[in-house]
RNA sequence: GCGGACGUGGCGGAAUUGGCAGACGCACCAGACUUAGGAUCUGGCGAGCAAUCGUGAGGGUUCAAGUCCCUCCGUCCGCACCA
Numbered sequence: 001g002c003g004g005a006c007g008u009g010g011c012g013g014a015a016u017u018g019g020c021a022g023a024c025g026c027a028c029c030a031g032a033c034u035u036a037g038g039a040u041c042u043g044g045c046g047a048g049c050a051a052u053c054g055u056g057a058g059g060g061u062u063c064a065a066g067u068c069c070c071u072c073c074g075u076c077c078g079c080a081c082c083a
Stems, first nucleotide, its partner, number of pairs: 001079007010026003019063001028044005046053002056072005
C1' cells in the first nucleotide's frame, strides 16, 4: 500500500425487515437481614436541574438510523512491498 472484520455505559454483552438503545450478567450505591462481614432479598445504577442528548469522529438519506450511504480515525486478521 491492497482486501476483510470490528468500534455500544465502569466491564462483558444484546437489540426482527430501519421503529422506545443498553435486554441479561458482573461491578457499584442505598435499604432489609446480621454482633459484624459474606451470602440472600428489595430498590437504584450513561450525561444533564430539566427540556433533552448519548452506539469511534464528521456528514448524508429517511417521518424515523447502532442498523443504509460517503469521508476520516483506531484495533485486529490476511496479502503485497522494502531492508
Transfer RNA from a Bacillota bacterium, 83 nucleotides, folded computationally. It was read from a public genome assembly. It matches the Rfam family "tRNA". The family's RNA type in Rfam is transfer RNA.